[in-house]
Molecule: transfer RNA
Organism: Clostridiales bacterium
RNA sequence: GGAUGAUUAGCUCAGCUGGCUAGAGUACCUGCUUGACGUGCAGGGGGUCACAGGUUCGAGUCCUGUAUCAUCCA
Repeated sequence: GGAUGAUUAGCUCAGCUGGCUAGAGUACCUGCUUGACGUGCAGGGGGUCACAGGUUCGAGUCCUGUAUCAUCCA
């Protein structure tokens, strides 16, 4: 330098053929339970969907560029 894949909550990841409000587990906070801790149960907060643009009535999803990471080729 070229090819491919990945980027969504603090962390690990879903999200189908574009469609109403973006989710799960875990972590965190509060309450209940316990003599206490832990476990368990209930509730809650937390997201510029990497960044910028484009297409569309509508984009996490499609297209283009940029950035970072991984693998392969040279």